[in-house]
RNA sequence: GCGCGGGAGAGCGCCGCCGGCCUUGGAGGCCGCAUGCGGCCGCCGAAGGAGCAACCGCCCCGGAAUCUCUCAGGCUAAAGGGACCGCGC
Numbered sequence: 001g002c003g004c005g006g007g008a009g010a011g012c013g014c015c016g017c018c019g020g021c022c023u024u025g026g027a028g029g030c031c032g033c034a035u036g037c038g039g040c041c042g043c044c045g046a047a048g049g050a051g052c053a054a055c056c057g058c059c060c061c062g063g064a065a066u067c068u069c070u071c072a073g074g075c076u077a078a079a080g081g082g083a084c085c086g087c088g089c
Base pairs, nucleotide, nucleotide: 001089002088003087004086005085006084011041013040014039015038016037017036018032019031020030021029022028023027042075043074044073048071049069050068051067055063056062057061
């Protein structure tokens, strides 16, 4: 590095448009996870990225995290991703 298996966290958030259903005089209610678009706030950390640094090395230069920050990413289920761990090559 490849294959297989395991693998967490955080809003079923709010508003508007749009779409569907119900009712209807006006308008209101429900749904939109796989079902759309835009905005707002909150949150997570284990792809990536960045920062400090214990420590390490061929030592006056380098390598450096599961710590820190969240740019990216992610936050109901499923899917996907996933540091890391196990087995095999």
Description:
The RNA shown here (Glycine riboswitch aptamer) has 89 nucleotides and comes from uncultured Sphingomonas sp. The RNAcentral record of the sequence draws on MGnify. It matches the Rfam family "Glycine riboswitch aptamer". Rfam describes the family as follows. This family represents the bacterial glycine riboswitch. Its family is annotated with glycine biosynthetic process in the Gene Ontology. Taxonomically the source falls in Sphingomonas (Bacteria, Pseudomonadati, Pseudomonadota, Alphaproteobacteria). The coordinates come from a structure-prediction model, not an experiment, and the mean pLDDT is 79.